[in-house]
RNA sequence: UAACGACAAAGGCAAACCCGGCGAAAGCCGGCGACGCAAAGCUAUGGGUCUAAGGGCUAAAAGCCUAUGACUGCCAGGCCGCCGAA
Numbered sequence: 001u002a003a004c005g006a007c008a009a010a011g012g013c014a015a016a017c018c019c020g021g022c023g024a025a026a027g028c029c030g031g032c033g034a035c036g037c038a039a040a041g042c043u044a045u046g047g048g049u050c051u052a053a054g055g056g057c058u059a060a061a062a063g064c065c066u067a068u069g070a071c072u073g074c075c076a077g078g079c080c081g082c083c084g085a086a
Stems, first nucleotide, its partner, number of pairs: 004084002012037002018031005035073001041079003045076003048071003054066004
């Protein structure tokens, strides 16, 4: 330096539930709480997934389609980073 990741050390993050707030929803933020995580740090770039307010189809309703809304704790890619046994 590049890999690799231990019943190591130091530190870190925080699923679900519940409470409060925002939002049409998906979801997000804060609190509480730990299921897990060696990138569970950052990034919607590719794929994927969720939602469908607005818009479209429809005589209307129902329904269907649609992201300009979301998810990085779904998989890749990009950027950056702590520790050091085998």